[in-house]
RNA sequence: AGGGAAAACCGGGUUGUCGCUGCCGCAGCAAUGCGGGAGAGGAAAGUCCGGGCAACAUAGAGCACCAUACUUCCUAACGGGAAGGCAUCGCAAGGUGACAGAUAGUGCCACAGAAAAUAUACCGCCUGCAAGGGUAAGGGUGAAAACGCGAGGUAAGAGCUCACGACACUGGCAGUGAUGUCAGCGGAGGUAAACCUUAUGGGUUGAAAAACCAAAUAAACCGCGGCUUGAGGGCUGCUCGUCCGACUCGGAGGGUAGGUUGAUUGAGACUUGUGGCGACACAAGCCCUAGAUAAAUGGCAACCGAUUACAGAACCCGGCUUAUAGGUUUUCCUGAAUA
RNA sequence: GAUACGUUAGCUCAGUCGGUAGAGCAUUUGCCUUUUAAGCAAGGGGUCCCGAGUUCGAAUCUCGGACGUGUCACAA
Numbered sequence: 001a002g003g004g005a006a007a008a009c010c011g012g013g014u015u016g017u018c019g020c021u022g023c024c025g026c027a028g029c030a031a032u033g034c035g036g037g038a039g040a041g042g043a044a045a046g047u048c049c050g051g052g053c054a055a056c057a058u059a060g061a062g063c064a065c066c067a068u069a070c071u072u073c074c075u076a077a078c079g080g081g082a083a084g085g086c087a088u089c090g091c092a093a094g095g096u097g098a099c100a101g102a103u104a105g106u107g108c109c110a111c112a113g114a115a116a117a118u119a120u121a122c123c124g125c126c127u128g129c130a131a132g133g134g135u136a137a138g139g140g141u142g143a144a145a146a147c148g149c150g151a152g153g154u155a156a157g158a159g160c161u162c163a164c165g166a167c168a169c170u171g172g173c174a175g176u177g178a179u180g181u182c183a184g185c186g187g188a189g190g191u192a193a194a195c196c197u198u199a200u201g202g203g204u205u206g207a208a209a210a211a212c213c214a215a216a217u218a219a220a221c222c223g224c225g226g227c228u229u230g231a232g233g234g235c236u237g238c239u240c241g242u243c244c245g246a247c248u249c250g251g252a253g254g255g256u257a258g259g260u261u262g263a264u265u266g267a268g269a270c271u272u273g274u275g276g277c278g279a280c281a282c283a284a285g286c287c288c289u290a291g292a293u294a295a296a297u298g299g300c301a302a303c304c305g306a307u308u309a310c311a312g313a314a315c316c317c318g319g320c321u322u323a324u325a326g327g328u329u330u331u332c333c334u335g336a337a338u339a
Numbered sequence: 340g341a342u343a344c345g346u347u348a349g350c351u352c353a354g355u356c357g358g359u360a361g362a363g364c365a366u367u368u369g370c371c372u373u374u375u376a377a378g379c380a381a382g383g384g385g386u387c388c389c390g391a392g393u394u395c396g397a398a399u400c401u402c403g404g405a406c407g408u409g410u411c412a413c414a415a
Base pairs, nucleotide, nucleotide: 001338002334003333004332005331006330007329008328009327010326012304013303014302015301016300017299018298020039021038023036024035025034026033027032041310045321046320048319049318050317051316052315053206054205055204056203060240061239062238063237065202066201067200068199069198070084071083072082073081074080085099086097087096088095089094100197101196105195106194107191108190109189122139123138124135125134126133127132147165148164150162151161152160167186169184170183171182172181173180174179210261211260212259213258221251222250223249225247232244233243234242255413256412268287270285271284272283273282274281275280340411341410342409343408344407345406346405349364350363351362352361358395366382367381368380369379370378388404389403390402391401392400
């Protein structure tokens, strides 16, 4: 060189012209006109987590249900992130991990196989005249066969004994901890993305929440139930408790479907400094950066090397996940094979 | 915008706590009939929406994605 790993960024620009949605100023009684300035993203997406905010008993108890699952930290919070441990993949840089428990209990393990877990031993081996008994070392089956391997031992065998190794538990030491290491000790599998157990957390509903103004009228009709001996309701699956309580549920039908707030200044962005391995925190300076409601951000022409990918805010933030043409930068690694 | 659910043969649907997927209609062939329909018999047809993972083994369990469907305004 080539090949690869990680991270960050851009993802059209300029000019002219015609438009669209807010804001500010001036003119105008108003409609409106003129001028100035602003106007989509890294994911605005999926709606998968967490929080703010709002309403409902300021939300009580039990059960159920759901989520998470190595450690320490960060954070408003998290199932997110940082640093580390362990496992695994890679030569390496690095990547990936639903990574608690199978010695609490229950279930399941098709086919094959003797046997799928309290070993009823098929072949084989040993013993025995035989019946039978012993044996999990060997064969064969299977995804998986009772810890692996060697030696001793034995009638033949067997963790039965011993050395080495793997695993689990107990203790010492190191570490904040996960864990590592040393010593002792133990022996019947797998599966918890099967039920489950343990630990921790979760009140429910979502801006069509919610507050206000305006408009409208059928507080009528039919049926069940109830009216203090309590129907029903309080946005929670069930029970209890508690509060409200004279109407409630269903049918058929009628009315209004307009406006304001919520709503964009915020756990805010940028720069510098300090602390920290880091996520991040603190301090100072500086900036204001869409707010629509049938819903604006676009069209045309020219040039720049160039038909620009995925894609369009809808209450707001922090994340995750997914989609993404093309391009730029930085830091690393390089076994085999080639030069 | 919020929320709940679905996708299996050409069509409509089963299959629910994992063990190689079926039913009805449709379709093909044969029989029956002068012929068709009906009837009888036999057969074919599957990316279980897609991609990963758990497991010995996935339509089924878990995660991510795609497509589709339903519900939700106010007052008396």
Two RNAs folded together computationally: RNase P RNA and transfer RNA, 415 nucleotides in total.